Small-subunit ribosomal RNA, 3' major domain from a Deltaproteobacteria bacterium, 476 nucleotides, folded computationally.
It matches the Rfam family "Bacterial small subunit ribosomal RNA".

[in-house]
Context: one part of a larger RNA
RNA sequence: UGACGGGGGCCCGCACAAGCGGUGGAGCAUGUGGUUUAAUUCGACGCAACGCGAAGAACCUUACCUGGACUUGACAUUGCUGGGCAAGCCAUGGAAACAUGGCCCUGUCUUCGGACACCUAGUAACAGGUGCUGCAUGGCUGUCGUCAGCUCGUGUCGUGAGAUGUUGGGUUAAGUCCCGCAACGAGCGCAACCCCUAUCUUUAAUUGCCAUCAUUUAGUUGGGCACUAUAAAGAAACCGCCUGGGUAAACUGGGAGGAAGGUGGGGACGACGUCAAGUCCUCAUGGCCCUUACGUCCAGGGCUACACACGUGCUACAAUGACCGGUACAAAGGGCAGCAAUAUCGCGAGAUGGAGCAAAUCCCAAAAAGCCGGCCUCAGUUCGGAUUGAAGUCUGCAACUCGACUUCAUGAAGUUGGAAUCGCUAGUAAUCGGAGAUCAGAACGCUCCGGUGAAUACGUUCCCGGGCCUUGUACA
Numbered sequence: 001u002g003a004c005g006g007g008g009g010c011c012c013g014c015a016c017a018a019g020c021g022g023u024g025g026a027g028c029a030u031g032u033g034g035u036u037u038a039a040u041u042c043g044a045c046g047c048a049a050c051g052c053g054a055a056g057a058a059c060c061u062u063a064c065c066u067g068g069a070c071u072u073g074a075c076a077u078u079g080c081u082g083g084g085c086a087a088g089c090c091a092u093g094g095a096a097a098c099a100u101g102g103c104c105c106u107g108u109c110u111u112c113g114g115a116c117a118c119c120u121a122g123u124a125a126c127a128g129g130u131g132c133u134g135c136a137u138g139g140c141u142g143u144c145g146u147c148a149g150c151u152c153g154u155g156u157c158g159u160g161a162g163a164u165g166u167u168g169g170g171u172u173a174a175g176u177c178c179c180g181c182a183a184c185g186a187g188c189g190c191a192a193c194c195c196c197u198a199u200c201u202u203u204a205a206u207u208g209c210c211a212u213c214a215u216u217u218a219g220u221u222g223g224g225c226a227c228u229a230u231a232a233a234g235a236a237a238c239c240g241c242c243u244g245g246g247u248a249a250a251c252u253g254g255g256a257g258g259a260a261g262g263u264g265g266g267g268a269c270g271a272c273g274u275c276a277a278g279u280c281c282u283c284a285u286g287g288c289c290c291u292u293a294c295g296u297c298c299a300g301g302g303c304u305a306c307a308c309a310c311g312u313g314c315u316a317c318a319a320u321g322a323c324c325g326g327u328a329c330a331a332a333g334g335g336c337a338g339c340a341a342u343a344u345c346g347c348g349a350g351a352u353g354g355a356g357c358a359a360a361u362c363c364c365a366a367a368a369a370g371c372c373g374g375c376c377u378c379a380g381u382u383c384g385g386a387u388u389g390a391a392g393u394c395u396g397c398a399a400c401u402c403g404a405c406u407u408c409a410u411g412a413a414g415u416u417g418g419a420a421u422c423g424c425u426a427g428u429a430a431u432c433g434g435a436g437a438u439c440a441g442a443a444c445g446c447u448c449c450g451g452u453g454a455a456u457a458c459g460u461u462c463c464c465g466g467g468c469c470u471u472g473u474a475c476a
Base pairs, nucleotide, nucleotide: 001476002475003473004472005471007470008469009468010467011466012465013464015460016459019424020423021422022421023420026315027314028313029312030311031310032309033308034306035305042053043052064301065300066299067298068297069296070295073126077125078124079123080122081121082120083119084118088103089102090101091100092099093098107116108115109114128290129289131288132287133286137284138283139279140278141277142275144273149188150187151186152185153184154183155164156163157162168179169178170177194267195266196265197264199235200234201233202232203231204230208225209224210223213222214221238261241255242254243253244252245251317417321376323374324373325372326371327370333364334363335362338357339356343352344351345350383414388409389408390407391406392405393404394403430452431451432450433449434448435447436446
């Protein structure tokens, strides 16, 4: 100087407390361990691995296994020696890759000799490797932590390691600011500048909107741009004003005005560093290793196994409910190898057909919870839907291993969950639907969007994590 303490002081955080809802029990989905297997490819392991890489494993993907094939190679560059002017199509064998045979006979330039492109045989350099090492690395990322810290120059003090500044008194979300001070300044962080959102103004007027006037089944048409919305530019918030406290300070309690008040709400943004944290399987790359194989092509299988254990979710156990009928109100997205209306058929998944739309115009599209009416009357039930049987739909060469969905039948566990444990402080939790990425098909996952919309916070003794000062130490 640090680190540590079941030392002290001050302070903060959904850290505790106060509340609300979960997990842990059940069934299913999904990830992991284990076991099994020819293979169940690999990585990730306290927080910070486990709905993680994977924004989507039937083939492909695919790295794994079994079998069949190739060896200048599936891919790149450059030579040399031959052959053919490419590609492609058909037949046979085959699981295919591929092999054999046949067909087709072709591009550009040309001085008609040939050259180039391309294919093929041989040969030489080489290719190739999701093989190893993340403890050789770059890059990227997680974490402490959006915590308030981490440093430097000059000066001063100390023999020196170092100290000072950065400590002290206040204050703040903040090393934020003020005052003091052997320090005076500065840098990286904080904050602000950026984006969204909340209010208003101006501009704009179609595909959007409709107050007034006509018109219509319908903002449909004329008309209008007030209003809504859209999208560009501005305004607005600064403790600015009043008042109390405070050192004539920083700042802070209350109030007015205001759409908004003390960082208005949210996002992006992550200091010096820590964990030899993660990634050589995104990519790049040193070294090592393989080179008729650890490379490449193909078919089938596997990654989907199942005594069991754990994590994360979904659905429930019901009456604040289930079912039936009627009826309202969103936002944000996506659409041409696409979204698809009206219509017809089917109980339905869907099919037929195809208007319109490269979309403020058309479509996906029905929002759901809600509201109104009916029914059920506390039961393993009109709760719950697993499992299984049968019949189907769709995507796709192909749904056996191994897809999603529909209909009929079946109708399991489950009556609120031990010890323990998680999230959340406001348009939040809880609850309800909508959309998107990936994607032929395949979400209960992920990301975004809106609807309805709470309770509680006395307080900082305790648990956890963190910041500053101080003290002890046989630790570095």